c-di-AMP riboswitch aptamer (ydaO/yuaA leader) from an uncultured Verrucomicrobiota bacterium, 181 nucleotides, folded computationally.

[in-house]
């Protein structure tokens, strides 16, 4: 000196994820008290959803047209190529929310390409226990859900009130709260 594990700091801390009234059941010999439940209230987080503002229809492929515009030929009408525009045809992409989980290149596979799909890597961010900066180091950068519909949004509707805690390093600096007076 690293690793696990237990037991203190906890009438304590992160979180929206609580507080309060009153029935009720364990645990307790009782009483306090804790944990469940049921019903009231109260509060705390999300989404929805006027007006008013605010935003608007992408992409690739191909035949065609076209006083777009380059280049090149042509005495000349006009000819080829490229690109802008439009109609048709055919393809490909839906969009929201919860969250830190966004986005860029890369490399395999499909696909004429748009594009899909999968592996990695950096990153925007987010966490490391009150909080904010610096320094050291660590650790995620996922997944779920609506169901072709969703900007903003007063009335109003509608959903949630979980799961954790030693990852406790150095330094400043702050705020909160609880008891007294």
């Nucleotide at each position: 000196c690293c690793c696990g594990u237990c037991c203190u700091c906890a009438c304590g801390c992160c979180g929206a994820a609580g507080c309060c009234c009153g029935g009720u059941g364990a645990c307790a010999c009782a009483a306090a008290g804790u944990c469940g439940u049921c019903g009231g209230g109260c509060g705390c987080g999300g989404g929805g959803g006027a007006a008013c503002c605010a935003g608007a229809u992408u992409c690739c492929g191909g035949c065609g047209g076209u006083u777009u515009u380059u280049g090149g030929g042509g005495c000349a009408a006009c000819c080829c190529a490229g690109u802008g525009c439009c109609u048709c045809c055919g393809g490909a992409c839906g969009g929201g929310g919860c969250g830190u989980a966004c986005g860029u290149g890369g490399c395999c596979g499909g696909g004429c390409a748009a594009c899909c799909g999968g592996c990695g890597a950096c990153c925007a961010g987010g966490g490391c226990a009150c909080c904010u900066u610096u320094c050291a180091g660590c650790c995620c950068g996922a997944g779920c859900c609506c169901g072709u519909c969703a900007g903003c949004u007063a009335a109003c509707c509608u959903c949630g009130c979980a799961g954790g805690c030693a990852u406790g390093g150095a330094a400043a600096g702050g705020g909160g709260c609880a008891u007294g007076a």

The sequence was found by an Rfam model in a public genome assembly.